[in-house]
RNA sequence: UGGCGACAUCGUUCUGUCGCUUCGGUUUUAUCGAAGAGGAAAGUCCGGGCAACACAGAGCAUCAUACUGCCUAACGGGCAGGCAAUCGGUAAAAUGAUUGACAGCAAGUGCCACAGAAAAUAACCGCCUUCUCUUGAGGGUAAGGGUGAAAACGUGAGGUAAGAGCUUACGAAGCAGAUUAGUGAUAGUCUGGUUGGGUAAACCUUAUGAGUUGAAAGACCAAAUAUAUCAGAGUUAAGGAUUGCUCGUCCGUUUCUGAGGGGUAGGUCGUUAGAGGUUUGUCGUAAGGCAUUCAGUAGAUUAAUGACGGAAGCAGGGAAACCUGAACAGAACCCGGCUUACAGAUGUCGCCAAAUG
Numbered sequence: 001u002g003g004c005g006a007c008a009u010c011g012u013u014c015u016g017u018c019g020c021u022u023c024g025g026u027u028u029u030a031u032c033g034a035a036g037a038g039g040a041a042a043g044u045c046c047g048g049g050c051a052a053c054a055c056a057g058a059g060c061a062u063c064a065u066a067c068u069g070c071c072u073a074a075c076g077g078g079c080a081g082g083c084a085a086u087c088g089g090u091a092a093a094a095u096g097a098u099u100g101a102c103a104g105c106a107a108g109u110g111c112c113a114c115a116g117a118a119a120a121u122a123a124c125c126g127c128c129u130u131c132u133c134u135u136g137a138g139g140g141u142a143a144g145g146g147u148g149a150a151a152a153c154g155u156g157a158g159g160u161a162a163g164a165g166c167u168u169a170c171g172a173a174g175c176a177g178a179u180u181a182g183u184g185a186u187a188g189u190c191u192g193g194u195u196g197g198g199u200a201a202a203c204c205u206u207a208u209g210a211g212u213u214g215a216a217a218g219a220c221c222a223a224a225u226a227u228a229u230c231a232g233a234g235u236u237a238a239g240g241a242u243u244g245c246u247c248g249u250c251c252g253u254u255u256c257u258g259a260g261g262g263g264u265a266g267g268u269c270g271u272u273a274g275a276g277g278u279u280u281g282u283c284g285u286a287a288g289g290c291a292u293u294c295a296g297u298a299g300a301u302u303a304a305u306g307a308c309g310g311a312a313g314c315a316g317g318g319a320a321a322c323c324u325g326a327a328c329a330g331a332a333c334c335c336g337g338c339u340u341a342c343a344g345a346u347g348u349c350g351c352c353a354a355a356u357g
Base pairs, nucleotide, nucleotide: 001353002352003351004350005349006348007347008346009345010344012312013311014310015309016308017307018306020036021035022034023033024032025031026030038328042339043338045337046336047335048334049333050214051213052212053211062210063209064208065207066206067081068080069079070078071077082102083100084099085098086097087096103205104204108203109202110199111198112197124145125144126141127140128139129138130137131136153171154170155169156168157167158166172195173194175192176191177190178189179188180187181186218269219268220267221266227261229259230258231257232256233255239251240250241249242248277294280291281290282289283288314325315324316323317322
């Protein structure tokens, strides 16, 4: 200097004409003014606020989470640390970077392709031994061979018929106890006994947590039409009760008027000042806490935030005039996270390459 990767910040600005949504003024149904997408508004993955419904208590099932401490309204998020693996580095270490569903297979059950005798109560070859007509049969043996991703702790010595943690020294692993440091995970030291292959994103066990549904939640107002119910008026054309029959009386049908509940269309609220952002101070390694300061009208509901120009800046091309280009992407109740997408610019760190010293 160039390239790649990670992280952080920014991610065009001003303006003209016409138009759209909301709000305000004037006047009145036109006119003027103001405001009008993001860092992810996205995926809808996790957590909460808010709302309705449900809810004696306990257990089971289902789902989620799973090293420690802290932060937070909360979280499966974040910060700091421990341990492990990989990379880098070193004589070997330390420091460093990245990643980790990082409880338990020494509770039980299941599974472990091919190869191999055997994949977990090991005998194919070999070694040792007994019997025997030396072909063979029985027994012992995990030191050696061979198979495999993985083979029954490793090395030496003793021991033995041959061998074997069978014994022992050193080492390894994990368990239990004590002790030191630490809030803790954990680490160091000592003692004891052990050598139990892997697999829990296999069933499962242990511990902790979770009531369900989401703004189409929900609250309120409320046409037209039909109308429960109530009141009044009218009618006798259905009918019933009273009665042996007629009249009368009562109930009721039908019509009209008024009142009126519930529900529908529609409207209003919920709905944007919020566990929010900025500045400074202070506490804390940090995530964050506390105090202080400043600024601020997106709010649609079939869904506004647009179209066409001009100027400046940026990038690329060109000798110049000039030409070309503009990432990912569009709010829908709100907030905290996570994940994913992102042209270009700037900064920091890491790696690689080249050149020079």
A computed fold for a 357-nucleotide RNA from a Bacteroidales bacterium, annotated as Bacterial RNase P class A. Its Rfam family is "Bacterial RNase P class A". Rfam classes the family as a ribozyme. The sequence is in RNAcentral, with records from ENA. The prediction has a mean pLDDT of 76. The model forms 94% of the base pairs in the Rfam consensus.